[in-house]
Context: one part of a larger RNA
This record gives sequence, structure tokens and C1' cells, in this order.
RNA sequence: CUGGGCGCAAAGCGCACGUAGGCGGCUUUGUAAGUAACAGAUGAAAGGCUGGUGCUCAACACCAAAACUGCCUUUUAGACUGCAUCGCUUGAAUCCAGGAUAGGUGAGUGGAAUUCCGAGUGUACAGGUGAAAUUCGUAGAUAUACAGAAGAACACCAGUGGCGAAGGCGGCUCACUGGACUGAGAUUGACGCUGAAGAGCGAAAGCGAGGGGAGCAAACAUGAUUAUAUACCCUGGUAGACCACGCCGAAAACGAUGAUAACUAGCUGUCGGGGCUAAUAGAGUUUCGGUGGCGCAGCUAACGCAUUAAGUUAUCCGCCUGGAGAGUGCGGCCGCAAGGUUAAAUCUC
Repeated sequence: CUGGGCGCAAAGCGCACGUAGGCGGCUUUGUAAGUAACAGAUGAAAGGCUGGUGCUCAACACCAAAACUGCCUUUUAGACUGCAUCGCUUGAAUCCAGGAUAGGUGAGUGGAAUUCCGAGUGUACAGGUGAAAUUCGUAGAUAUACAGAAGAACACCAGUGGCGAAGGCGGCUCACUGGACUGAGAUUGACGCUGAAGAGCGAAAGCGAGGGGAGCAAACAUGAUUAUAUACCCUGGUAGACCACGCCGAAAACGAUGAUAACUAGCUGUCGGGGCUAAUAGAGUUUCGGUGGCGCAGCUAACGCAUUAAGUUAUCCGCCUGGAGAGUGCGGCCGCAAGGUUAAAUCUC
């Protein structure tokens, strides 16, 4: 190097975009770089292999044959790959019509609840718990009704429902904007797939500086519990959580399942479109796209997966190679820091 793998045993980058590269639909003609064939030249000798011969045998030596799978040259072939070229429409994309959608960004706005504040009614408790206490309350609490302020989150609808590449997205309205899907034709004519580098997005927590802060709540302070109780429970409570800007780049970032394309029994639910039969029903049937449940073939160590594959194939990328040491040290790069990324070895089983 070949050979094996990556749902759960080690192993799919968190996600898409995209450079180089790799791979790439049908077809005409040419070319002859790859490819294939004949021939020639070369491929030193020794060694090795095979067959012999000679030392009494053997080691050893000698002779012959084969091999040297390579490279070069001439000639030929023209299927396949490449290159050039005439075309094509199935892949891809664009145009048109349509409906669906918590897709994104910005602005505005609504009600319920909570807390606080004001004045009213009203009087002795209220809170809280397994039970209590800390706590609040005669300076009038809790309760009750009115008025006001603030911030955050959007009950019901709500659904293995929808949208998004992933992270994720949920009151309502408007503006701007992305993608997907369906339908009928038309246009371009392979414009495609993947993607080392690279650059972008990326929950929560955290960081910088400025606002904001109702409820909640790390830390912290009490009260309990307990042998202890630096906890679970209770009363408080600061960062934080929220907004705008800039960093960070780690997650069980999970379907623990890379992307794309094709093929391979079915049954059933649901979401978004279309056709047909019907005719106003909560209908039937069919077809595209999504999302679930079950299930055959096949696969799998088993569990299970099973047209949304973990089946059968193709292309490209990433990753794995016993445990621990260790995702650590050193060095590089990145970061304000926290730290991230790349990534060993000794020793040891």
C1' cells in the first nucleotide's frame, strides 16, 4: 500500500456556503494523451528460481534455461476515459400562476398575571411546612375593591401540527425579506454533485462597556432537618436573566445515523397542494411534497432499521485503529479573560 469499519462496541466535523481537487447525463465527428495489441531495442554481472555437471557427499563451484512483471521507439486499434467539436433534454436553473407557514429583521400595539405605589373598607393575624421557625403585621398587614407605575413572558387555540441548513422559531398588526411546495406551459442547454483550505451562521452559560431590573434566581445570609447537613425544604437575596453593540465558538449542538443521486412488497394516520368521480358530506379515489406508526425482502453481534434504510449501488468529504495516561503536556494559532483549537510521549495494564 491492499484489505476492515463509523445508530448503541473506537469512529459522521454543530450547520450550511464555497476555492482547489475528485467525480459527472444522452449524442456527432475528429484527435490519439490515458488504454489495448504486434514487433524491435534495452532491462550488466553476481545472487534467487528451474534443469544439469564437477569436487567420494554436502556446503561450494561451473554450465544452460527461464525470469527480470520495467522503461523507450515504430506501427496499428479507436470501445471506454481525456481533449476539441456538431447537437439534445431527462439532471440543474430561470420565467408565470397559486395556496401554506411560531422562517428572518425592524417598528408599533393588546389583555391576563405578578410586584410596587396611592387613597378606601376592615381587624388581628398573615406567610410558610411533613411539622416548624426565620419573615411580615396595631407605624394597620393578610383579605377586599378602585386608580396608577414597571418589567418580563405570551394561558386557551396547540396537534409524534407547521417553518428553518443547523442553532432555533409561538399574543396581535404593519413594513422589508428568505426558502420550500403545487400546477400548466415556455426558456437556457450539463450550467451538475461533493468539497481539503477558507470565510459565515451557531442554544445556554460566560466576558467588555452602556441601559434596564417586575417576577425568578447561582453566590451569599438566615430558619429548619440531621450524628453531621457547607444539601434536599422554608424566608430573604446579588450577579444573571431583558435591550442595543462587541466578543466567546465549547453542548447528550442527538435521529448519538455526513451530503447527493438511483433502485427495491405493502398497510395505516396526519400536514400542504393538484386532478377525477360526485354534489355541499366529517364523501370516495388518485397524484406530488412533508411528517408519524406498523410491517416483508434484505441487512444487523443482537437490539433493531426497513421507500424519511441501518437494504442494493455510485461519487465526494470527515473520522476510527486496545485501556489508562489524555482530549492532558509542550509548541503554534485564536481569545480581554474564562478558555478554545491543533495534539504527543514516558510510565503502566

Model confidence (mean pLDDT): 88 of 100. The part of an RNA shown here (small-subunit ribosomal RNA, central domain) has 349 nucleotides and comes from an uncultured organism.